[in-house]
Fluoride riboswitch aptamer (crcB RNA motif) from Methanospirillum hungatei, 60 nucleotides, folded computationally. The coordinates come from a structure-prediction model, not an experiment, and the mean pLDDT is 77.

RNA sequence: AUUCCUGCCGGUGAUGAGGUCCACCGAAAACCGCUCCGUGCUAAUGACCUCUACCCGGAA
Numbered sequence: 001a002u003u004c005c006u007g008c009c010g011g012u013g014a015u016g017a018g019g020u021c022c023a024c025c026g027a028a029a030a031c032c033g034c035u036c037c038g039u040g041c042u043a044a045u046g047a048c049c050u051c052u053a054c055c056c057g058g059a060a
Base pairs, nucleotide, nucleotide: 009026010025011024012023013022016051017050018049019048020047021046033041034040
C1' cells in the first nucleotide's frame, strides 16, 4: 500500500411520522414503482405494529 474478515458508526430499502426486526451500501455506493409513454395507474411498510393523510363500503 492492497485485499479479506469482525466490531463500532453512518447511509439506503418508489410519498409522512414513531417503535421493533431484517436486508443492502459505505467514499461511492446501496437507492431512484408500473406503463399502452397518455404528467395514465398502484401504493404512505423491506416486514410487523401504531399514528396521520388519502381512497372505497357500511352504520349512527
It matches the Rfam family "Fluoride riboswitch aptamer (crcB RNA motif)". Its family is annotated with positive regulation of gene expression and response to fluoride in the Gene Ontology.